Source information
Transfer RNA from an uncultured Lachnospiraceae bacterium, 71 nucleotides, folded computationally. Its Rfam family is "tRNA". By type it is a transfer RNA. Model confidence (mean pLDDT): 83 of 100. The sequence was found in a public genome assembly.

RNA sequence: AGACGCAUGGUGUAAUGGCAGCAUACCGGUCUCCAAAACCGUUGGUGAGAGUUCGAAUCUUUCUGCGUCUG
Repeated sequence: AGACGCAUGGUGUAAUGGCAGCAUACCGGUCUCCAAAACCGUUGGUGAGAGUUCGAAUCUUUCUGCGUCUG
RNA backbone atom coordinates (compact mmCIF):
# COMPACT_ATOMS: atom_id res chain seq x y z
P A A 1 -0.84 3.90 3.55
O5' A A 1 -0.77 2.86 2.31
C5' A A 1 -0.67 3.38 0.99
C4' A A 1 -0.67 2.25 0.00
C3' A A 1 -1.93 1.37 0.00
O3' A A 1 -3.00 1.93 -0.70
C1' A A 1 0.00 0.00 0.00
P G A 2 -4.49 1.67 -0.26
O5' G A 2 -4.78 0.17 -0.71
C5' G A 2 -4.77 -0.17 -2.08
C4' G A 2 -4.82 -1.67 -2.26
C3' G A 2 -5.99 -2.38 -1.61
O3' G A 2 -7.19 -2.30 -2.36
C1' G A 2 -4.01 -3.55 -1.14
P A A 3 -8.60 -2.36 -1.62
O5' A A 3 -8.73 -3.89 -1.20
C5' A A 3 -8.83 -4.89 -2.19
C4' A A 3 -8.93 -6.26 -1.57
C3' A A 3 -9.98 -6.43 -0.50
O3' A A 3 -11.28 -6.62 -1.01
C1' A A 3 -7.96 -7.37 0.23
P C A 4 -12.56 -6.09 -0.24
O5' C A 4 -12.67 -7.08 1.00
C5' C A 4 -12.88 -8.46 0.79
C4' C A 4 -12.68 -9.25 2.06
C3' C A 4 -13.51 -8.82 3.26
O3' C A 4 -14.87 -9.26 3.22
C1' C A 4 -11.30 -9.19 3.95
P G A 5 -16.00 -8.39 3.90
O5' G A 5 -15.78 -8.65 5.45
C5' G A 5 -15.93 -9.95 5.99
C4' G A 5 -15.38 -10.03 7.41
C3' G A 5 -16.03 -9.14 8.44
O3' G A 5 -17.28 -9.61 8.91
C1' G A 5 -13.68 -9.06 8.67
P C A 6 -18.38 -8.60 9.40
O5' C A 6 -17.84 -8.11 10.81
C5' C A 6 -17.68 -9.05 11.86
C4' C A 6 -16.95 -8.43 13.04
C3' C A 6 -17.61 -7.20 13.65
O3' C A 6 -18.65 -7.52 14.55
C1' C A 6 -15.29 -6.82 13.36
P A A 7 -19.85 -6.46 14.74
O5' A A 7 -19.18 -5.32 15.64
C5' A A 7 -18.62 -5.65 16.91
C4' A A 7 -18.00 -4.44 17.55
C3' A A 7 -18.98 -3.34 17.96
O3' A A 7 -18.57 -2.72 19.18
C1' A A 7 -17.37 -2.47 16.47
P U A 8 -19.18 -3.23 20.48
O5' U A 8 -20.75 -3.07 20.28
C5' U A 8 -21.34 -1.78 20.10
C4' U A 8 -22.76 -1.78 20.55
C3' U A 8 -23.01 -2.26 21.97
O3' U A 8 -22.75 -1.25 22.93
C1' U A 8 -24.57 -3.26 20.51
P G A 9 -21.76 -1.56 24.12
O5' G A 9 -22.77 -1.53 25.34
C5' G A 9 -22.31 -1.63 26.67
C4' G A 9 -23.16 -0.73 27.55
C3' G A 9 -22.83 -0.82 29.03
O3' G A 9 -22.85 0.50 29.59
C1' G A 9 -25.12 -1.32 28.69
P G A 10 -21.44 1.22 29.59
O5' G A 10 -20.55 0.28 30.55
C5' G A 10 -19.25 0.69 30.90
C4' G A 10 -18.54 -0.43 31.65
C3' G A 10 -18.40 -1.72 30.88
O3' G A 10 -17.30 -1.72 30.00
C1' G A 10 -19.22 -2.18 33.04
P U A 11 -17.37 -2.52 28.59
O5' U A 11 -17.41 -4.04 29.00
C5' U A 11 -16.28 -4.66 29.59
C4' U A 11 -16.56 -6.12 29.90
C3' U A 11 -17.10 -6.94 28.74
O3' U A 11 -16.08 -7.38 27.85
C1' U A 11 -18.42 -7.34 30.64
P G A 12 -16.44 -7.58 26.27
O5' G A 12 -17.35 -8.88 26.26
C5' G A 12 -16.82 -10.15 26.61
C4' G A 12 -17.91 -11.21 26.65
C3' G A 12 -18.75 -11.36 25.40
O3' G A 12 -18.11 -12.07 24.36
C1' G A 12 -20.16 -11.38 27.29
P U A 13 -18.48 -11.71 22.78
O5' U A 13 -20.03 -12.04 22.64
C5' U A 13 -20.48 -13.39 22.75
C4' U A 13 -21.99 -13.46 22.82
C3' U A 13 -22.73 -12.98 21.58
O3' U A 13 -22.76 -13.96 20.56
C1' U A 13 -23.78 -12.14 23.55
P A A 14 -23.41 -13.59 19.13
O5' A A 14 -24.98 -13.69 19.42
C5' A A 14 -25.90 -13.12 18.51
C4' A A 14 -27.31 -13.28 19.04
C3' A A 14 -28.39 -12.69 18.15
O3' A A 14 -28.76 -13.59 17.13
C1' A A 14 -28.75 -12.02 20.40
P A A 15 -28.78 -13.07 15.62
O5' A A 15 -30.00 -12.04 15.58
C5' A A 15 -31.30 -12.48 15.92
C4' A A 15 -32.21 -11.30 16.12
C3' A A 15 -32.19 -10.26 15.00
O3' A A 15 -33.04 -10.62 13.93
C1' A A 15 -32.02 -9.19 17.09
P U A 16 -32.45 -11.47 12.68
O5' U A 16 -33.19 -10.98 11.35
C5' U A 16 -32.53 -11.30 10.10
C4' U A 16 -33.49 -11.10 8.96
C3' U A 16 -34.18 -9.74 8.87
O3' U A 16 -34.20 -9.36 7.48
C1' U A 16 -35.78 -11.46 8.79
P G A 17 -33.13 -8.29 7.03
O5' G A 17 -33.58 -7.08 7.90
C5' G A 17 -33.85 -5.84 7.31
C4' G A 17 -34.51 -4.94 8.30
C3' G A 17 -36.00 -5.23 8.51
O3' G A 17 -36.41 -4.70 9.76
C1' G A 17 -35.80 -3.19 7.45
P G A 18 -37.09 -5.69 10.86
O5' G A 18 -38.14 -4.75 11.61
C5' G A 18 -37.67 -3.68 12.44
C4' G A 18 -38.81 -2.96 13.09
C3' G A 18 -39.83 -3.85 13.82
O3' G A 18 -40.37 -3.14 14.94
C1' G A 18 -40.92 -2.66 12.07
P C A 19 -39.66 -3.40 16.35
O5' C A 19 -40.64 -2.53 17.27
C5' C A 19 -40.58 -1.12 17.26
C4' C A 19 -40.47 -0.60 18.68
C3' C A 19 -39.24 -1.09 19.46
O3' C A 19 -38.75 -0.05 20.28
C1' C A 19 -41.20 -1.74 20.60
P A A 20 -37.30 0.45 20.03
O5' A A 20 -36.39 -0.86 20.16
C5' A A 20 -36.23 -1.51 21.38
C4' A A 20 -35.35 -2.73 21.26
C3' A A 20 -34.80 -3.22 22.59
O3' A A 20 -35.69 -4.14 23.21
C1' A A 20 -33.04 -3.01 21.04
P G A 21 -36.34 -3.85 24.64
O5' G A 21 -36.42 -5.32 25.27
C5' G A 21 -35.27 -5.92 25.82
C4' G A 21 -35.14 -7.33 25.35
C3' G A 21 -34.42 -8.25 26.34
O3' G A 21 -35.31 -8.73 27.32
C1' G A 21 -33.49 -8.51 24.18
P C A 22 -34.77 -8.86 28.80
O5' C A 22 -33.75 -10.10 28.75
C5' C A 22 -34.19 -11.37 28.35
C4' C A 22 -33.01 -12.32 28.21
C3' C A 22 -32.06 -12.37 29.40
O3' C A 22 -32.54 -13.16 30.46
C1' C A 22 -30.82 -12.21 27.39
P A A 23 -32.14 -12.76 31.96
O5' A A 23 -30.60 -13.19 32.10
C5' A A 23 -30.23 -14.55 31.94
C4' A A 23 -28.73 -14.67 31.82
C3' A A 23 -27.91 -14.05 32.95
O3' A A 23 -27.85 -14.88 34.09
C1' A A 23 -26.97 -13.45 30.87
P U A 24 -27.86 -14.21 35.54
O5' U A 24 -26.45 -13.48 35.62
C5' U A 24 -25.24 -14.23 35.61
C4' U A 24 -24.04 -13.32 35.39
C3' U A 24 -23.87 -12.20 36.39
O3' U A 24 -23.27 -12.62 37.62
C1' U A 24 -23.61 -11.35 34.21
P A A 25 -23.62 -11.84 38.94
O5' A A 25 -22.90 -10.42 38.77
C5' A A 25 -21.48 -10.35 38.72
C4' A A 25 -21.04 -8.94 38.40
C3' A A 25 -21.55 -7.84 39.32
O3' A A 25 -20.81 -7.75 40.51
C1' A A 25 -21.81 -7.17 37.07
P C A 26 -21.51 -7.33 41.86
O5' C A 26 -21.88 -5.79 41.64
C5' C A 26 -20.84 -4.84 41.46
C4' C A 26 -21.42 -3.47 41.17
C3' C A 26 -22.46 -2.98 42.14
O3' C A 26 -21.88 -2.42 43.32
C1' C A 26 -23.23 -2.62 39.94
P C A 27 -22.60 -2.68 44.72
O5' C A 27 -23.98 -1.88 44.63
C5' C A 27 -23.98 -0.46 44.48
C4' C A 27 -25.38 0.06 44.25
C3' C A 27 -26.42 -0.43 45.24
O3' C A 27 -26.40 0.28 46.48
C1' C A 27 -27.26 -0.63 43.04
P G A 28 -26.78 -0.53 47.79
O5' G A 28 -28.37 -0.69 47.72
C5' G A 28 -29.19 0.46 47.76
C4' G A 28 -30.65 0.09 47.54
C3' G A 28 -31.21 -1.03 48.40
O3' G A 28 -31.53 -0.61 49.73
C1' G A 28 -31.86 -1.38 46.19
P G A 29 -31.39 -1.67 50.93
O5' G A 29 -32.60 -2.68 50.69
C5' G A 29 -33.93 -2.23 50.79
C4' G A 29 -34.92 -3.27 50.28
C3' G A 29 -34.98 -4.58 51.04
O3' G A 29 -35.74 -4.48 52.23
C1' G A 29 -34.97 -5.02 48.72
P U A 30 -35.40 -5.48 53.41
O5' U A 30 -35.94 -6.90 52.93
C5' U A 30 -37.32 -7.11 52.72
C4' U A 30 -37.62 -8.52 52.27
C3' U A 30 -37.06 -9.63 53.16
O3' U A 30 -37.91 -9.87 54.28
C1' U A 30 -36.56 -10.11 50.89
P C A 31 -37.24 -10.21 55.70
O5' C A 31 -36.50 -11.59 55.47
C5' C A 31 -37.23 -12.77 55.13
C4' C A 31 -36.28 -13.89 54.75
C3' C A 31 -35.20 -14.19 55.76
O3' C A 31 -35.67 -15.02 56.82
C1' C A 31 -34.24 -14.05 53.62
P U A 32 -35.37 -14.63 58.35
O5' U A 32 -33.80 -14.88 58.50
C5' U A 32 -33.27 -16.17 58.30
C4' U A 32 -31.76 -16.13 58.37
C3' U A 32 -31.16 -15.39 59.56
O3' U A 32 -31.15 -16.18 60.73
C1' U A 32 -30.06 -14.73 57.57
P C A 33 -31.66 -15.56 62.09
O5' C A 33 -30.61 -14.43 62.40
C5' C A 33 -30.87 -13.45 63.46
C4' C A 33 -29.58 -12.81 63.89
C3' C A 33 -28.69 -12.34 62.76
O3' C A 33 -29.07 -11.04 62.31
C1' C A 33 -27.41 -13.60 64.32
P C A 34 -29.06 -10.80 60.68
O5' C A 34 -27.52 -10.74 60.29
C5' C A 34 -26.68 -9.70 60.77
C4' C A 34 -25.24 -9.94 60.39
C3' C A 34 -25.00 -10.23 58.91
O3' C A 34 -24.95 -9.05 58.13
C1' C A 34 -23.83 -11.80 60.23
P A A 35 -25.52 -9.11 56.60
O5' A A 35 -24.47 -10.03 55.85
C5' A A 35 -23.16 -9.56 55.55
C4' A A 35 -22.26 -10.68 55.09
C3' A A 35 -22.64 -11.39 53.80
O3' A A 35 -22.29 -10.67 52.64
C1' A A 35 -22.05 -12.99 55.43
P A A 36 -23.22 -10.83 51.29
O5' A A 36 -22.92 -12.30 50.79
C5' A A 36 -21.65 -12.66 50.29
C4' A A 36 -21.53 -14.15 50.10
C3' A A 36 -22.51 -14.78 49.12
O3' A A 36 -22.10 -14.64 47.78
C1' A A 36 -22.47 -16.04 51.11
P A A 37 -23.20 -14.38 46.61
O5' A A 37 -24.09 -15.70 46.60
C5' A A 37 -23.54 -16.93 46.16
C4' A A 37 -24.47 -18.08 46.46
C3' A A 37 -25.86 -17.98 45.85
O3' A A 37 -25.91 -18.41 44.52
C1' A A 37 -26.05 -18.53 48.14
P A A 38 -26.85 -17.65 43.43
O5' A A 38 -28.33 -17.92 43.97
C5' A A 38 -28.88 -19.24 43.97
C4' A A 38 -30.23 -19.26 44.68
C3' A A 38 -31.24 -18.27 44.17
O3' A A 38 -31.93 -18.74 43.00
C1' A A 38 -31.14 -18.13 46.51
P C A 39 -32.28 -17.73 41.78
O5' C A 39 -33.51 -16.89 42.36
C5' C A 39 -34.71 -17.55 42.75
C4' C A 39 -35.61 -16.60 43.51
C3' C A 39 -35.90 -15.27 42.85
O3' C A 39 -36.89 -15.36 41.83
C1' C A 39 -35.37 -14.91 45.10
P C A 40 -36.85 -14.37 40.57
O5' C A 40 -37.30 -12.99 41.20
C5' C A 40 -38.60 -12.83 41.72
C4' C A 40 -38.79 -11.45 42.33
C3' C A 40 -38.42 -10.28 41.43
O3' C A 40 -39.40 -9.98 40.46
C1' C A 40 -37.53 -9.94 43.59
P G A 41 -38.95 -9.36 39.02
O5' G A 41 -38.51 -7.89 39.41
C5' G A 41 -39.47 -6.95 39.87
C4' G A 41 -38.81 -5.70 40.42
C3' G A 41 -37.99 -4.88 39.45
O3' G A 41 -38.77 -4.07 38.60
C1' G A 41 -36.82 -5.10 41.48
P U A 42 -38.15 -3.63 37.16
O5' U A 42 -37.05 -2.56 37.56
C5' U A 42 -37.45 -1.34 38.16
C4' U A 42 -36.27 -0.49 38.57
C3' U A 42 -35.35 -0.05 37.44
O3' U A 42 -35.88 1.06 36.74
C1' U A 42 -34.07 -0.79 39.30
P U A 43 -35.44 1.27 35.16
O5' U A 43 -33.94 1.77 35.26
C5' U A 43 -33.60 2.98 35.92
C4' U A 43 -32.11 3.14 36.03
C3' U A 43 -31.35 3.10 34.72
O3' U A 43 -31.35 4.35 34.08
C1' U A 43 -30.27 1.74 36.33
P G A 44 -31.65 4.46 32.47
O5' G A 44 -30.27 4.04 31.80
C5' G A 44 -29.09 4.73 32.11
C4' G A 44 -27.88 3.86 31.83
C3' G A 44 -27.85 3.26 30.43
O3' G A 44 -27.34 4.16 29.47
C1' G A 44 -27.41 1.59 32.04
P G A 45 -28.11 4.44 28.06
O5' G A 45 -27.39 3.42 27.05
C5' G A 45 -25.99 3.48 26.87
C4' G A 45 -25.54 2.43 25.91
C3' G A 45 -26.05 2.55 24.48
O3' G A 45 -25.32 3.50 23.75
C1' G A 45 -26.21 0.31 25.21
P U A 46 -25.96 4.26 22.44
O5' U A 46 -26.17 3.06 21.39
C5' U A 46 -25.55 3.11 20.11
C4' U A 46 -25.02 1.75 19.73
C3' U A 46 -24.56 1.63 18.29
O3' U A 46 -23.47 0.71 18.24
C1' U A 46 -26.27 0.09 18.67
P G A 47 -22.36 0.75 17.12
O5' G A 47 -21.60 2.12 17.45
C5' G A 47 -20.95 2.31 18.73
C4' G A 47 -19.84 3.33 18.63
C3' G A 47 -20.15 4.52 17.75
O3' G A 47 -20.91 5.50 18.42
C1' G A 47 -18.03 3.65 17.21
P A A 48 -22.07 6.33 17.57
O5' A A 48 -21.18 7.34 16.70
C5' A A 48 -20.47 8.40 17.34
C4' A A 48 -19.80 9.29 16.32
C3' A A 48 -20.69 9.78 15.16
O3' A A 48 -21.51 10.86 15.50
C1' A A 48 -18.67 8.94 14.30
P G A 49 -22.93 11.05 14.74
O5' G A 49 -22.55 11.52 13.26
C5' G A 49 -21.91 12.76 13.07
C4' G A 49 -21.51 12.96 11.62
C3' G A 49 -22.63 12.85 10.60
O3' G A 49 -23.47 14.00 10.54
C1' G A 49 -20.73 11.70 9.83
P A A 50 -25.04 13.78 10.15
O5' A A 50 -25.00 13.35 8.62
C5' A A 50 -24.61 14.29 7.62
C4' A A 50 -24.42 13.62 6.27
C3' A A 50 -25.66 12.96 5.67
O3' A A 50 -26.57 13.89 5.07
C1' A A 50 -23.83 11.52 5.44
P G A 51 -28.14 13.50 5.03
O5' G A 51 -28.25 12.32 3.98
C5' G A 51 -27.94 12.54 2.61
C4' G A 51 -27.84 11.26 1.84
C3' G A 51 -29.13 10.48 1.71
O3' G A 51 -29.99 10.99 0.68
C1' G A 51 -27.38 9.01 2.26
P U A 52 -31.59 10.82 0.80
O5' U A 52 -31.85 9.27 0.56
C5' U A 52 -31.58 8.68 -0.70
C4' U A 52 -31.91 7.20 -0.67
C3' U A 52 -33.30 6.86 -0.15
O3' U A 52 -34.29 7.01 -1.16
C1' U A 52 -31.70 5.44 0.86
P U A 53 -35.68 7.78 -0.84
O5' U A 53 -36.41 6.81 0.16
C5' U A 53 -36.76 5.49 -0.23
C4' U A 53 -37.18 4.67 0.96
C3' U A 53 -38.23 5.30 1.84
O3' U A 53 -39.54 5.19 1.31
C1' U A 53 -36.52 4.36 3.18
P C A 54 -40.52 6.46 1.33
O5' C A 54 -40.93 6.60 2.87
C5' C A 54 -41.61 7.76 3.32
C4' C A 54 -42.09 7.55 4.75
C3' C A 54 -41.03 7.01 5.68
O3' C A 54 -40.20 8.01 6.23
C1' C A 54 -43.00 5.73 5.92
P G A 55 -38.63 7.75 6.29
O5' G A 55 -38.50 6.59 7.38
C5' G A 55 -38.87 6.83 8.73
C4' G A 55 -38.91 5.55 9.52
C3' G A 55 -37.61 4.75 9.57
O3' G A 55 -36.72 5.25 10.53
C1' G A 55 -39.42 3.31 9.11
P A A 56 -35.17 5.36 10.15
O5' A A 56 -34.67 3.84 10.09
C5' A A 56 -34.83 2.98 11.24
C4' A A 56 -33.63 2.07 11.40
C3' A A 56 -32.32 2.79 11.75
O3' A A 56 -31.54 1.94 12.58
C1' A A 56 -32.07 1.64 9.73
P A A 57 -31.68 2.00 14.08
O5' A A 57 -30.51 1.05 14.64
C5' A A 57 -29.16 1.53 14.61
C4' A A 57 -28.21 0.38 14.54
C3' A A 57 -28.16 -0.31 13.19
O3' A A 57 -27.27 0.30 12.31
C1' A A 57 -28.34 -1.92 14.93
P U A 58 -27.67 0.49 10.70
O5' U A 58 -27.92 -1.02 10.22
C5' U A 58 -26.84 -1.94 10.18
C4' U A 58 -27.34 -3.34 9.85
C3' U A 58 -27.88 -3.51 8.43
O3' U A 58 -27.53 -4.78 7.92
C1' U A 58 -29.58 -4.04 9.99
P C A 59 -26.36 -4.88 6.79
O5' C A 59 -26.96 -4.01 5.57
C5' C A 59 -27.76 -4.62 4.58
C4' C A 59 -28.05 -3.63 3.46
C3' C A 59 -26.93 -2.69 3.09
O3' C A 59 -25.99 -3.31 2.22
C1' C A 59 -28.93 -1.47 3.29
P U A 60 -24.43 -2.88 2.26
O5' U A 60 -24.44 -1.44 1.57
C5' U A 60 -24.75 -1.30 0.20
C4' U A 60 -24.64 0.15 -0.22
C3' U A 60 -23.35 0.85 0.14
O3' U A 60 -22.30 0.55 -0.78
C1' U A 60 -25.17 2.23 0.71
P U A 61 -20.76 0.44 -0.28
O5' U A 61 -20.40 1.96 0.06
C5' U A 61 -20.38 2.93 -0.98
C4' U A 61 -20.23 4.32 -0.39
C3' U A 61 -19.05 4.52 0.54
O3' U A 61 -17.83 4.72 -0.16
C1' U A 61 -20.98 5.47 1.51
P U A 62 -16.44 4.25 0.48
O5' U A 62 -16.09 5.45 1.48
C5' U A 62 -15.81 6.74 0.97
C4' U A 62 -15.76 7.77 2.09
C3' U A 62 -14.83 7.47 3.24
O3' U A 62 -13.48 7.76 2.96
C1' U A 62 -16.91 8.17 4.09
P C A 63 -12.29 6.93 3.60
O5' C A 63 -12.36 7.41 5.13
C5' C A 63 -12.07 8.74 5.47
C4' C A 63 -12.47 9.04 6.92
C3' C A 63 -11.77 8.23 7.98
O3' C A 63 -10.45 8.70 8.25
C1' C A 63 -14.07 8.34 8.46
P U A 64 -9.32 7.68 8.77
O5' U A 64 -9.82 7.33 10.25
C5' U A 64 -9.88 8.35 11.24
C4' U A 64 -10.40 7.79 12.56
C3' U A 64 -9.72 6.53 13.05
O3' U A 64 -8.47 6.80 13.67
C1' U A 64 -12.05 6.30 13.24
P G A 65 -7.30 5.72 13.50
O5' G A 65 -7.73 4.52 14.46
C5' G A 65 -7.89 4.76 15.86
C4' G A 65 -8.55 3.58 16.53
C3' G A 65 -7.95 2.22 16.24
O3' G A 65 -6.77 1.97 17.01
C1' G A 65 -10.28 2.09 16.07
P C A 66 -5.65 1.02 16.36
O5' C A 66 -6.29 -0.44 16.47
C5' C A 66 -6.61 -0.99 17.75
C4' C A 66 -7.39 -2.28 17.61
C3' C A 66 -6.76 -3.37 16.77
O3' C A 66 -5.72 -4.06 17.43
C1' C A 66 -9.04 -3.17 16.19
P G A 67 -4.51 -4.71 16.50
O5' G A 67 -5.19 -5.98 15.83
C5' G A 67 -5.69 -7.04 16.63
C4' G A 67 -6.47 -8.02 15.81
C3' G A 67 -5.73 -8.63 14.63
O3' G A 67 -4.86 -9.68 15.02
C1' G A 67 -7.88 -7.99 13.94
P U A 68 -3.55 -10.00 14.12
O5' U A 68 -4.10 -10.77 12.85
C5' U A 68 -4.75 -12.02 13.00
C4' U A 68 -5.35 -12.48 11.68
C3' U A 68 -4.38 -12.51 10.49
O3' U A 68 -3.54 -13.64 10.48
C1' U A 68 -6.40 -11.47 9.84
P C A 69 -2.07 -13.56 9.81
O5' C A 69 -2.38 -13.43 8.25
C5' C A 69 -3.00 -14.49 7.56
C4' C A 69 -3.41 -14.07 6.17
C3' C A 69 -2.28 -13.58 5.26
O3' C A 69 -1.52 -14.65 4.71
C1' C A 69 -4.11 -12.12 5.09
P U A 70 0.00 -14.45 4.25
O5' U A 70 -0.11 -13.48 2.97
C5' U A 70 -0.70 -13.95 1.78
C4' U A 70 -0.71 -12.84 0.74
C3' U A 70 0.62 -12.16 0.48
O3' U A 70 1.46 -12.93 -0.35
C1' U A 70 -1.07 -10.52 0.66
P G A 71 3.05 -12.93 -0.15
O5' G A 71 3.51 -11.49 -0.63
C5' G A 71 3.33 -11.10 -1.98
C4' G A 71 3.55 -9.62 -2.15
C3' G A 71 4.86 -9.08 -1.61
O3' G A 71 5.95 -9.32 -2.48
C1' G A 71 3.10 -7.67 -0.94